Predicted 3D model of a 266-nucleotide RNA (Bacterial large signal recognition particle RNA) from Gudongella oleilytica. A source record names the gene ffs. It matches the Rfam family "Bacterial large signal recognition particle RNA". Rfam links the family to the GO terms signal recognition particle, plasma membrane targeting and SRP-dependent cotranslational protein targeting to membrane, signal sequence recognition. The organism belongs to Gudongella, within Bacteria.
RNA sequence: CCGUGCUAGAUGGGGAGGUAGCGGUGCCCUGUACCUGCAACCCGCUGUAGCAGGAUCGAAUCCCUGGUCCCGGCAUCUCUAUUGUAAGGUCUGCCUCAAGUAAGUGGCGUUGACGGUUGGGUCCUACGCAACGGAAACUCAUGAACCUCGUCAGGUCCGGAAGGAAGCAGCGAUAAGUGAAUAUUUUCGUGUGCCGUGGGUGAGCCUGGCUCGAGCUAACUACUUGGGUAACGCUUGGAAUAGGAUCGCCAAAACCGGGUGCACGG
Repeated sequence: CCGUGCUAGAUGGGGAGGUAGCGGUGCCCUGUACCUGCAACCCGCUGUAGCAGGAUCGAAUCCCUGGUCCCGGCAUCUCUAUUGUAAGGUCUGCCUCAAGUAAGUGGCGUUGACGGUUGGGUCCUACGCAACGGAAACUCAUGAACCUCGUCAGGUCCGGAAGGAAGCAGCGAUAAGUGAAUAUUUUCGUGUGCCGUGGGUGAGCCUGGCUCGAGCUAACUACUUGGGUAACGCUUGGAAUAGGAUCGCCAAAACCGGGUGCACGG
C1' cells in the first nucleotide's frame, strides 16, 4: 500500500413545553436519515440517562471534534400599531334634561309690535227664563151582549077593561180603557243655553275702545351655566399579537480544518 473479517460507532438533528433532571410519544423548525411494541390525568431511565427485541452499514464522502456561516426558536428592552378586557361622568367629546342670552334663520308687526288705561268673556255662585226629555190634563175619535144611563120596536108580566110594570135587541150619550197632528195648560229633571238680573275673582288666556310709536317672539341653529349617561370616542391600568433593537442564549443543514481502532493474509 492492497484484500478479507470484526469492533467502537452510525442508521437524523434542534426549539419550546413538560420533568428534580435526561430521553421518548405529542406540537413547532429544518430536512430525508431502519423495522416492531409502550407512552401525556403519560411511557421508560438516573446523569453511563428512553426501555425491550430484531435488521443493515461499518475505520471512513458516512464516526468524533473545532471554526465560519446561518433557516429557525427563546429571553430582555423601548417605541408604534392592532385586538380584546377592567375602571373612570370631578379629563373629555357624542347624546340628553333644565335655566338663560339673542348672533343667525324663521314667524308676527305702521292694516300699529311691546307697554299704559278702561270694559268684557273664559272661572265660581244665587235667582229667573227658554230649550230638551218624561208624565198628566185639555180637544177629537173610538169604546159595555149582561153586571151604566136615556128612549125602548118585538115580545113578557099584572089587570075584566082602561091602563101600568120590568126590560132584550136597535139607536144615542157615557165609565174604565184605547188611538191621534201636537196647538194649549200643569208638573218633574238636566256639565241643554249664557238669554236676563245680581254678587265674587283678578294669577293666566282671549277680546273691544282710547293712547304711545318700533319692536316682539324663542320654533330651529348658535352660545353660556348647571346636572345625567360608561354604548362609542377620550383617560388610566393590566394582557395578547405584529413590526424594531440587542451586553444576550440555544441552534438544524451547508462549508473549511483536525483526529480516530483490532485481527489475518499478500